Record summary: Predicted 3D model of an 87-nucleotide RNA (c-di-GMP-I riboswitch aptamer) from a Gammaproteobacteria bacterium. Its mean pLDDT, the model's own confidence on a scale to 100, is 89. The source organism's lineage runs through Bacteria, Pseudomonadati, Pseudomonadota and Gammaproteobacteria.
Formats: sequence, C1' cells, structure tokens
RNA sequence: CAAGGAAAAAGGCAAACCUGUUGAAAGGCAGGGGCGCAAAGUUACCGACCUAAAGAGCUGAUGCUCCAGGGAAGCGGGACCGCCCGG
Repeated sequence: CAAGGAAAAAGGCAAACCUGUUGAAAGGCAGGGGCGCAAAGUUACCGACCUAAAGAGCUGAUGCUCCAGGGAAGCGGGACCGCCCGG
C1' cells in the first nucleotide's frame, strides 16, 4: 500500500418474529431473538423503493388523486473510514 478472504484467532453486527415505547404512516428506539453479514461501519450524493401528515386538486359527503421537506445504508452505485489473515 490498489486488487484477495481458503483456514484460524480475538471479537463485532443482527433478519423474521415477540414485548414495550414513539410516530399520521412508513419507520425509529429499547429488551428478547438469530436469518444471515468481511464492511450488515458512516453518509440519502445518484438511480430504484416505502409512507403521504401538512399542502394542492376533485367530490354533496364518506372519500379519491398528486406531492417529501418524512423514511430506508440488510436494493444497486458513489464518497469517507476501519479489525484480523494473506499478499
């Protein structure tokens, strides 16, 4: 120090689901749990995706449609940074 992960060690993270809590929702947080992960570490910059409160439009009304300034990094790409082994 760019490309690598067969074996090993030290460890790390934690899907579904359950409980509590928060939120309009998507989702978040905490505890349990463990499907998986060598970046399943950080970041919404790009594409895709989820939700639609406020707002706007429509409707006699219930309601319907649009919309992110709300999410999601465990969808792909980019950026930043990092343990062990190997080279």
Source information:
The sequence was found by an Rfam model in a public genome assembly.